RNA sequence: GCCCUCGUAGCUCAGUGGCAGAGCGCACCCUUGGUAAGGGUGAGGUCCCGGGUUCAAGUCCCGGCGGGGGCU
Numbered sequence: 001g002c003c004c005u006c007g008u009a010g011c012u013c014a015g016u017g018g019c020a021g022a023g024c025g026c027a028c029c030c031u032u033g034g035u036a037a038g039g040g041u042g043a044g045g046u047c048c049c050g051g052g053u054u055c056a057a058g059u060c061c062c063g064g065c066g067g068g069g070g071c072u
Base pairs, nucleotide, nucleotide: 001071002070003069004068005067006066007065010024011023012022013021018055026042027041028040029039030038048064049063050062051061052060
């Protein structure tokens, strides 16, 4: 230098054009004499950044940045 792949909640990851979600974690509550376990409710997001396409973009296209891998 070129190619591939990944970037979404604190962490691990779904979501492949129209509501942003799960598990774990966190907060509160129930249960207990008190813990643990179990159950319920809830908070938490500029979907890496900038453009483009579209009525509509986390999703498609281009560029950039960052992580991983390969080639030279």